[in-house]
RNA sequence: UCUAGUCGAUGCUGCUAGAGGACACUGCUAUCAGAUUUCGACAGCCAUGCAAGUCUACACAUGAACUUCAUGUGUGGCGUACGGCUCAGUAACGCGUGGUCAAUCUACCGUAGAGAAGGGAAUAACCUUGGGAAACUGAGGCUAAUGCCAUAUAGGGUAGGGAUGCUGGAAGGCUUCCUACCUGAAAAGGAGCGUGAAUUGGAACGUUUCCGCUCUGCGAUGAGACUGCGUCGGAUCAGGCUGUUGGCGGGGUAACGGCCCACCAAACCUUUGACCCGUAGGGGCUAUGAGAGUAGGAGCCCCGAGAAGGGCACUGAGACAAGGGCCCUAGUGCUACGGCAUGCAGCAGGCGCGAAAACUCCACAAUGCGCGAAAGCGUGAUGGGGGGAGUCUGAGUGGGGGGUUCACCCCCUCCUUUUGCCAAGUUUAAUUAGCUUGGCGAAUAAGUGCUGGGUAAGGCCGGUGGCAGCCGCCACGGUAAUACCGGCGGCACAAGUGGUGUCCACGACUAUUGGGCUUAAAGCGUCCGUAGCUGGCCCAAACCGUCUUAUGUGAAAUGCAUGCGCUCAACGCAUGCGCUGGCAUAAGAUACCUUUGGGCUAGGGAGCGGGAGAGGUUAGGAGUACUUAUGGGGUAGGGGUAAAAUCCUAUAAUCCUAUAAGGACUACCGGUGGCGAAGGCGCCUAACCAGAACGCAUCCGACAGUGAGUGACGAAGGCUAGGAGAACGAAUCGGAUUAGAUACCCGAGUAGCCCUAGCAGUAAAUUAUGCAGACUCUGGUGUUGCACCUAGCACGACUAGGUGCAGUACCGUAGGACAACUGUUAAGUCUGCCGCCUGGGGAGUACGGCCGCAAGGUUGAAACUUAAAGCAAUUGGCGGGGGAGCACACAAGGGGUGGAUGCUACGGUUUAAUUGAAUUCAACGUCGGAAAUAUUACCUGGAGCGACGGCAGGAUGAAGGUCAGGCUAAAGACCUUGCCUAACGAGCCGAGAGGUGUUGCAUGGCGAUCGUCAGUUCGUGGUGUGAACUAUCCGGUUAAGUCCGGUAACGAACGAGAUCCCUGUGAACAGUUGCCACUGGAAUAGCGAUAUUUCAAGCACUCUGUUCAGACCGCCUGCGUUUAAGCAGGAGGAAGGAAGGGGCCACGGUACGUCAGUAUAGCCCAAAUCUCCAGGGCUACACGCGGCAUACAAAGGUUGGUACAAUGGGUUGCUACCCAGAGAUGGGACGCUAAUCCCCUAAAACCAGCCUCAGUUCGGAUUGAGGGCUGCAACUCGCCCUCAUGAAGCUGGAAUCCCUAGUAAUCGCUUGUCACUAUCGAGCGGUGAAUGUGUCCCCGCUCCUUGCACACACCGCCUGCCAAGUCAUCCAAGUGAGGUCUUAGUGACGCAGUAUCGUAUGAUGCUGUCGAACUAAGGUUUCGUGAGGGGGGCUAAGGCAUAACAAGGUAUCCGUAGGGGAACCUGCGGAUA
Repeated sequence: UCUAGUCGAUGCUGCUAGAGGACACUGCUAUCAGAUUUCGACAGCCAUGCAAGUCUACACAUGAACUUCAUGUGUGGCGUACGGCUCAGUAACGCGUGGUCAAUCUACCGUAGAGAAGGGAAUAACCUUGGGAAACUGAGGCUAAUGCCAUAUAGGGUAGGGAUGCUGGAAGGCUUCCUACCUGAAAAGGAGCGUGAAUUGGAACGUUUCCGCUCUGCGAUGAGACUGCGUCGGAUCAGGCUGUUGGCGGGGUAACGGCCCACCAAACCUUUGACCCGUAGGGGCUAUGAGAGUAGGAGCCCCGAGAAGGGCACUGAGACAAGGGCCCUAGUGCUACGGCAUGCAGCAGGCGCGAAAACUCCACAAUGCGCGAAAGCGUGAUGGGGGGAGUCUGAGUGGGGGGUUCACCCCCUCCUUUUGCCAAGUUUAAUUAGCUUGGCGAAUAAGUGCUGGGUAAGGCCGGUGGCAGCCGCCACGGUAAUACCGGCGGCACAAGUGGUGUCCACGACUAUUGGGCUUAAAGCGUCCGUAGCUGGCCCAAACCGUCUUAUGUGAAAUGCAUGCGCUCAACGCAUGCGCUGGCAUAAGAUACCUUUGGGCUAGGGAGCGGGAGAGGUUAGGAGUACUUAUGGGGUAGGGGUAAAAUCCUAUAAUCCUAUAAGGACUACCGGUGGCGAAGGCGCCUAACCAGAACGCAUCCGACAGUGAGUGACGAAGGCUAGGAGAACGAAUCGGAUUAGAUACCCGAGUAGCCCUAGCAGUAAAUUAUGCAGACUCUGGUGUUGCACCUAGCACGACUAGGUGCAGUACCGUAGGACAACUGUUAAGUCUGCCGCCUGGGGAGUACGGCCGCAAGGUUGAAACUUAAAGCAAUUGGCGGGGGAGCACACAAGGGGUGGAUGCUACGGUUUAAUUGAAUUCAACGUCGGAAAUAUUACCUGGAGCGACGGCAGGAUGAAGGUCAGGCUAAAGACCUUGCCUAACGAGCCGAGAGGUGUUGCAUGGCGAUCGUCAGUUCGUGGUGUGAACUAUCCGGUUAAGUCCGGUAACGAACGAGAUCCCUGUGAACAGUUGCCACUGGAAUAGCGAUAUUUCAAGCACUCUGUUCAGACCGCCUGCGUUUAAGCAGGAGGAAGGAAGGGGCCACGGUACGUCAGUAUAGCCCAAAUCUCCAGGGCUACACGCGGCAUACAAAGGUUGGUACAAUGGGUUGCUACCCAGAGAUGGGACGCUAAUCCCCUAAAACCAGCCUCAGUUCGGAUUGAGGGCUGCAACUCGCCCUCAUGAAGCUGGAAUCCCUAGUAAUCGCUUGUCACUAUCGAGCGGUGAAUGUGUCCCCGCUCCUUGCACACACCGCCUGCCAAGUCAUCCAAGUGAGGUCUUAGUGACGCAGUAUCGUAUGAUGCUGUCGAACUAAGGUUUCGUGAGGGGGGCUAAGGCAUAACAAGGUAUCCGUAGGGGAACCUGCGGAUA
C1' cells in the first nucleotide's frame, strides 16, 4: 500500500475472495540449550496420600533410679477469617476513579499514662463401671491452671445544672465540675537470678532481667458504610412500584439508613430509556491498528464472589466460616437394619466428557507465613526437578582446496570439534543440567508447503479422459491437462512447516477523524406543532463550559529510553520518562458559549392600500349533448367490423320532427397560463372562510429555524347505511378470432362511478431531488402578478419600450457529477435541524404489538441460499421502429419447373453388401463419380506378407521346391505318402512396412459463400476519466467511401477505378502450310467465249501474328449552386458517357467443405482395419424429392431438293478414296506427328409435295424378333442397326425458377471422360425477340437514426404454474422439560420470651418470630417434539403456455378491486422509467 472476480469492451456502485499479525486444535517432520508470569477449558463425580499447626500456662501418665530431661494424653492460649483454588452467580456502589464518615470498628504491633485487691466453686485427663455392630455415649469418684464465677476499686452510661478551653471548613465532637440513678476490669501469673530452708524434694520472700494480664489516649495496619462520574445488547420490553416514596416514634447494628416494626401522608422512578428479557465477574492490562478505534479478560497483580444445591446462626478483634457446627434437598459409602459417615472450584491422581491440556516426584536449603522468649516445629504457599513441537531466544547439521557436471547431497584430499560420547574436579538440600580440564571421531542431526492467475517458482515427462480428482476466489478435467495423480526440476520458510476455527487489520463495507440518498440501496404523500438541537446587532455584570498556573492522586507489574548482570540474546536488575486529554482541590483570565440585566431593528410578526387568482364551503340558476317516453312523418333495413356475427327491426326499427322527463357533465376561451402545503381545483351568481405577491415603512422588538413522538389533511379503488341511476362500465352472458382464447375486437350488462353521513390511509402520492438561511464577477430568451418610469397617439381600464420585487419555463458559463446531466427555482460553495441507506434473494414475508367492520395498513426479522444483483454510457447485432439508396428484388414482359414418360442424383426401405463424403441459399447430372472385370474403398470365400533384436525349436534336418492322390471355383494353398535341396527359423515377446482406419472441432493447402457488395483500416491532431468517437458526418452526385462543396480535422493504405486478355475501327511490319486482284506457263472440259485444276510470280485483298493509334464529358446547348462534381440532349466518329465480354474478390465472418487428391499431428489395427485372387454389390424398389431430356403438335410432322459456320481433336489415333451390306458395320487402302491430310454431310433456314386437328403420318415409352461393335468376359449390367409393338401425355393445383440485347428463346456442331457407352460437363457458331428506364410492396444488401433486460448476439433473452428430488423455515390439535411469579397448606434448624426441673454450665416443654424445603392450584416465559397444512430456496437436457425485453406484436409500470390452469386479463385513477 493494494490485487482477482459482474461486461463483447468501459467507467462507477457494491459485495465476495486473497495477501499481514495474534490465539486454540490438528497433519507431516524433528539435533541441542537457555528463559518463561505456559499447560482441564462441563461450579460434573471422586478411590488413595498429603495440603494447619504450634506453645517455658496447667494437670496426669510413661521412660530410668531423684532433680533435670524426653515422650504422650487432656484442659488452656494464639492461629485456623491468611495462604492456595475457581469464575457459577452478579448489569450491581460489584468494579474503576475521585471524595466523605461531624455515622464506625480494629486481635497481634508501636507509643504514652494508670493499675493488677481480697475470695470462691468446678471440670477434662485419670480411676471404677454401664449401653452400642460402629460412630459414639451414660453413671459414680479425684484434681490443676494464664479455664470459670461473685465482690471491691478504677471506669462507663443516662438525666439535670454550671464552666472555659481545644480540634475543625463547619460543633451536633472532645475537655472539666456538681447531683441522682443504673452498670461495672484484671492472671497476688510464668521463666530467669538472688536470699532462704540442718539435708534430699519443695515452700516462701525479693527483683527497674524477660514474657504475659487489665483500663485509657494516640498511632499504624486491616475492615465496614455512604457518595459524584464511568461501566454490554434488545423498544417485536413503555409504563413500573405497596416497605413501595417520605415523615414521627421505637427496635437492631461497631456504625447511618425502611435495615426491621407500629402509625400517618401518597408519594417515588421513567424516552437523558424506568421495568422486563438475554448475556457477562470488574480493573491494571492483552491482541490488532498510523491513529481514532475494534475485539478480549488465559497467565501475573488489585478488587469482588463462591466452596455439591439452599437456608441459619454460634464462637471470635475479625466469618454467617465449609480441610467448624445445625437443618432441608440431591448424590455416594458403611451397617449386626437399630443407625452412622461424607463433600479435591488445595497438590498429585482417577472416571466421565470432549478437538483440546502434565508426575499419585524432591525439599523446607532459599523467600514468606503460623506458633514459640528462643532453639525449633509445621507449611502440595514456595523453591526445585520430571513430562508436553505452548511461547520467546540462541546454536548446529561442517569448513578450505581441487576434479567433474546444465547443476549437484558426485568423487578426491586437507583441516576443525561447536554439538555428540566417555572421564575427573567444581556447583547444588539433592544433579541428569551448568562451569573447568582431558580423550574419541565428519562423525550423531532437514523438513514442510507450493509451482494456471492473484503469488515467488515448469508451457518438462508419464498416467487419467467432465472419470478419478483439484479448487479461499476466478477457474481446471469431455485424448496432446504448465491446474488432477506420480517422476524430475524450481520457489518460499526452516527445526519447523502446512490445514481448520476465532479476533483485529485490510474496511472510508457503520464514516468523530472519515461515506452517502435524481437514475446504483436510500427524502416520511403533505402540513401544523411538543420535547430536543441550533439561533440576529450593541452595552454591562456573573464565570457554568473554556483557558492558564499550582498541589494531590492516577499501586506494582506491563511500555519506552539509558546503563548494568547472566558467554550473546530471550530474561533479569537499577534509574528516568510515560501510564491519555482522567478525577479532586486552590488561585487566576474573560475573547467565545452560557446565565442575568438593559437597549436596537436588518430576521419574524402585526397594521394600512389598491389590484390578481379553476383556493375552499354552502345555496340558487343556466347550457349543449345523450337516453327514454308520447304524438306525427316515413319504409326496409339498421348497427357493427380488418372482415363478420351475436343484437335491434314488419308489435314498424334506423332516420326526420314536436313535446316532456331524467341523471351526469361544463366544449370553444385554454396557454411548458393561474391558485393551493400536498392530494387537487375549470359554466354563471350570491354569501361565508382562508392564503400569497406588490406597495407604504405605522406598531411589537428575536417573538426565530428545524422538528423524534403526537395531531390534521390526503387521488383512484374499496367498505357501512340511506338515496339516485342518463352515459360509461370490473364481474357476468353472447358473437367473433384462434391449435386453444378464461384476452385483445363486437353486442349486451351488474356492482361502481353521482349525492348525504361515516370508515379506510394507500399510488410511478415523482421534480423518483426534505425544510430553512446565506453566497456566487457570468448571463441570455419568454411568460404571469404588483408597483413605477419613458415615448407616442384614437387620451384610454390605450399602445410600445424599460426598471424593481415576487412567481413560472427554456438555453447555457464557471463549478459539480461515474456519466446521463445539473447549472441563482443547483445536483455549485457554506450553515442549522429532521428522515432514510449499508451486496442479491428469502421479504416488505413470518411471529408479536398497534389500527381497521372487512379488505388490509403500519412497525418489521431469522434460518437458508447465492458471486454476483445493479447504474450510466460505448460498439455491435436485432426490431411484426423510422428515414435514404440499390439489385431480374418486385413491377412490365418472354420462356420454363411443379402434371406425363424416360435418364440421372439424393432420401427412405431392402440386402451378405447395396462402400463412403456432401444436407437452406452455399447437398442432390456434385466428389470432374458415364462403376460389366479392374476401378472399389463394400460383402462372401480363399491365399500371402514381420526390416531389426531377444527367447523356445533346428544336421536326430529348419525353411523351400515337387510327381501322384485327396480337397477346391482354381491352386503342392492345405492334407497323405515319397523325392530333391541344405541353414535357418513367425511358436512367444518387442519393433516395423502398410492402412480410402479415426479426428476437417488438432492442421497446411485448395475451394464455396456473404460479394464485384462498397466497404475495411492506419498515422498525426482533436474530443471523452474511459470503452470509444472524429476523420468515414452534412448538402449534392455516382455503378462505387466516385467526385465536388461545407466541416476539428489533415493526410495515407487495402479495396472501387485504372493496369491485363478477347471482340469491335484504322495503320505499320511479316507472308507458309494462308490468300489469288494483276501477270506468265501447263493440264482437263468445251466449237469457242470461257470454266476448273495446277506451276511460276506476287502479298493488293481476306486471314494469321506482332507493334501502335483511337474515347477524354475533349466540343456545343440546357439543368445543377451565376461558378463545382455531375446529369439530359446534340455534333463529329468504327465506337459516347464504365463501348461489349472476361480475368482480377479488401479487412473479415460462416469451428462452411475436404484427413477419400496430395501433405500432415495425435490416436488405433498389426497377422489383420495390411496385400493379392475369384464371384457378388455400388445398377435392388412400396415410396418421396431435386436436376435434365422428349413431348403433348400445324411457327408442326413427313418426303424430296438447295444453301451458309465456328471452336476444336487426331499415331494403340483421325482415316480420304474404293468395294460389300437396307443399315449398324465389315474388307482393302492414300495422306497426316497437322493454318498442309483427316474427323467434316452442320442443323434450324429456304423451295416444292403430302398430312388437316385426330391420342392423329403428334408422341415415342414399353415389349418381341433378327443383326452389328468393343472387350478375357455384355446373365445380373453396355452401345448401335433393322423390322414389328405404339404406353402415359391434349400445356400441367398450391407453389416456384431464369432472363434487359446479339440477351432470352430456338438450331445444330466440337470436345472432356473413353476398349465400348453422353439426355452430363466445358466450349463453338447459326437464326434471333418482347418488355422496363419505375418502385421499395415481397426477398435481401448498404448508410443514418431510434429502442433494447440481446453479446453463443431474436434459432437471443426470459416469466409463472404443474410433475420429481432435496434443504431450512412458518402455522398447528397436542405432548414433554425448565426458569420465574402469585396464592393456599404443611413447616426443619435458628432466634426471642416464658414455665417446670436441676448443683453454676444446663435439660425438657410451651408461645411468638423468621422461614429453607415440600405439596397443590394458577399466571407468565423459554426450549424440545408433533399427525397434518402453508409458502420459500436449490437442482444440464420433464409437461403447459409465451407474460416481459423491439411499438415484444393489446406500450409498460404503480395503487386498488374483481376474475382466470398459469404466466396474466379487465375496470378506475396515476406515472413515463